[in-house]
Context: one part of a larger RNA
RNA sequence: UGACGGGGACCCGCACAAGCGGUGGAGGAUGUGGUUUAAUUCGAGGCAACGCGAAGAACCUUACCUGGGCUUGACAUGCUGAUAGUACUGAACCGAAAGGUGAGGGAUCCCGCCUCUGGUGGGAAGUCAGCACAGGUGCUGCAUGGCUGUCGUCAGCUCGUGCCGUGAGGUGUUAGGUUAAGUCCUGCAACGAGCGCAACCCCUGUUCUUAGUUGCCAUUUUGUCUUCGGAUGAAGGCACUCUAAGGAGACUGCCGCAGAUAAUGUGGAGGAAGGUGGGGAUGAUGUCAAGUCAUCAUGGUCUUUAUGUCCAGGGCUACACACGUCCUACAGUGCUCAUUACAAUGGGAAGCAAUACUGCAAAGUGGAGCAAAUCCCCAAAGAUGAGCAUGGUUCGGAUUGAGGGCUGCAAUUCGCCCUCAUGAAGCCGGAAUCGCUAGUAAUCGCAGAUCAGCAUGCUGUGGUGAAUACGUUCUCGGGUCUUGUACA
Numbered sequence: 001u002g003a004c005g006g007g008g009a010c011c012c013g014c015a016c017a018a019g020c021g022g023u024g025g026a027g028g029a030u031g032u033g034g035u036u037u038a039a040u041u042c043g044a045g046g047c048a049a050c051g052c053g054a055a056g057a058a059c060c061u062u063a064c065c066u067g068g069g070c071u072u073g074a075c076a077u078g079c080u081g082a083u084a085g086u087a088c089u090g091a092a093c094c095g096a097a098a099g100g101u102g103a104g105g106g107a108u109c110c111c112g113c114c115u116c117u118g119g120u121g122g123g124a125a126g127u128c129a130g131c132a133c134a135g136g137u138g139c140u141g142c143a144u145g146g147c148u149g150u151c152g153u154c155a156g157c158u159c160g161u162g163c164c165g166u167g168a169g170g171u172g173u174u175a176g177g178u179u180a181a182g183u184c185c186u187g188c189a190a191c192g193a194g195c196g197c198a199a200c201c202c203c204u205g206u207u208c209u210u211a212g213u214u215g216c217c218a219u220u221u222u223g224u225c226u227u228c229g230g231a232u233g234a235a236g237g238c239a240c241u242c243u244a245a246g247g248a249g250a251c252u253g254c255c256g257c258a259g260a261u262a263a264u265g266u267g268g269a270g271g272a273a274g275g276u277g278g279g280g281a282u283g284a285u286g287u288c289a290a291g292u293c294a295u296c297a298u299g300g301u302c303u304u305u306a307u308g309u310c311c312a313g314g315g316c317u318a319c320a321c322a323c324g325u326c327c328u329a330c331a332g333u334g335c336u337c338a339u340u341a342c343a344a345u346g347g348g349a350a351g352c353a354a355u356a357c358u359g360c361a362a363a364g365u366g367g368a369g370c371a372a373a374u375c376c377c378c379a380a381a382g383a384u385g386a387g388c389a390u391g392g393u394u395c396g397g398a399u400u401g402a403g404g405g406c407u408g409c410a411a412u413u414c415g416c417c418c419u420c421a422u423g424a425a426g427c428c429g430g431a432a433u434c435g436c437u438a439g440u441a442a443u444c445g446c447a448g449a450u451c452a453g454c455a456u457g458c459u460g461u462g463g464u465g466a467a468u469a470c471g472u473u474c475u476c477g478g479g480u481c482u483u484g485u486a487c488a
Stems, first nucleotide, its partner, number of pairs: 001488002003485003007482007015472002019436005026328008034319002042053002064314007073133001077132007088105002092101003108124007135303002138301003144297002146292003149288001151286001156195006162171003175186003201280004206248007215238003220235006251274001254268005330429001334388007346377003351370002356365003395426001400421007442464007
C1' cells in the first nucleotide's frame, strides 16, 4: 500500500421487512447430468452453465456412427510433360447412391506455312499424368487478436507540477455539509487536469407552425337504400384525429420555511409535465490465466490413399433415474354454449389473400384487391343471455385406438393440425427458494425473426389493471472513512 475480520462509524440496493404472484408436489414441453448405445457430434459448469451457442436436427443442416467410393483431391495458385477423334455430350451395364466401365455423336479461339470449301505446324482453353501444394468443425482460449459475460450504470480510477517522507509511498481524492453521483458548496500544502457521473442522442407525455394523400369528416350541398334509428357513395373541406419535419416548454425559474448569507432540503403557486418527468442507447481503471482455436483471424503442433473429401442409411429424438427453466391444471372471481364490442407493433410477390362455394373440422376449390397510411394477414380477456352447484364433476386434459388434412423427392425411426372415441395424475404442493415498487406485478391475446413444414422458446406489441413499503435490528451484495493482523 492492499486484502481479510463471527472490529467500529456512516450510507445505498426488491437486500431484509410490508405486500402480490409463483417455483419446490402432478402431467407435459425443453435443456443438462447420469446411464445406455455402433454413434447417442462438440462446446457452455456457483452467482455470471443448464428453453445456453441452436433466429427453428425427417434428407440437407451434421461436425458423430456403419457401410460403399475418390486420392493434386469438393475448393485456390504455380511449374513440367502429354493431348483431334481432344474438350464436351452420352445409349447401355454394375450399384442404395456416390462412383466405376463405356458403344456412338462430336467442337471453339489465336499465329505461321501450303497445293486454300481443306491440309499441316505451334500456342490458348479444357482434359489427363506428375510435382509444389490444397484440405482438417484435429489439439492447445494456460501461446494470441477480435468479440462477449461479470462485479456494475456501482462511483469510482488516475495524471502533471508542487509539498511531505531515507524509502515503499502519502497529499490532492481526507474533513463539515449535501447529492442518484469524486454531484455541488465551504474549509484545507495543495493548485490544476484526464477517463468515468451528468448533459449532448432516440422513443414517449403538452402545445404551436408547416403539409393534407392512400389519412380524417365537425359544418354545408346532394344521390341510393331504409326496419325512419340510420347505412353507404359523391361534391366539398383540412376544423378534429392522425401522419412527419421544424420549433416552444422544466431551469429549483418564482414564493414561504430550514440551512453557514452556501450547496441543498422541504412545502406551495402556476403548469400537460416538478425537481434526473417515464423508458432506451451509452458500461471508467481493472477483476475472474472467466468464455470462445466450432463465427472469423492466427503462432505452435499433429494428420496427408486420411484426422481430407463424396454418398446411402442410421444417430444427435435412446431411458431405471436426478436437477434447472417453462406450459397446462387442480376449478364457480370458474367451465361450456350463443350473441356482441374495442388495439398496437409488425409482415406480405416462388408472397399476403378478401367476398363466395364445399367440408362437422383441419382444410380444399376459386380468386377480387395489394410491391401496400389504399388491399390482405386481424384479436383475446371483456359485455349480454342461458346451462352447470362442490362431484375427480359439463374441472383437468395426459395416454391410447380409429379416420382424415397440410408441407415436402420422402413424415417408419422422427413433423404439425382436425374429428370421433378413450379420459391418467392432479383437490393448491415438505424443507427450501424466486420475481416484482406503477401503467409495475398479475392476467389476456396479437405480431415478427428463424422457416418448405414445425414454438409451451425468444424478441417485440398493445388490452384489463392491483396490493404494500412502519422502518434499517437482522440476511445478502456494494461504497467511504477508521482500527487490528503470525497474511501478500
The part of an RNA shown here (small-subunit ribosomal RNA, 3' major domain) has 488 nucleotides and comes from candidate division WOR-3 bacterium RBG_13_43_14. The organism belongs to Caldifarciminota, within Bacteria. Its mean pLDDT, the model's own confidence on a scale to 100, is 83. It was read from a public genome assembly.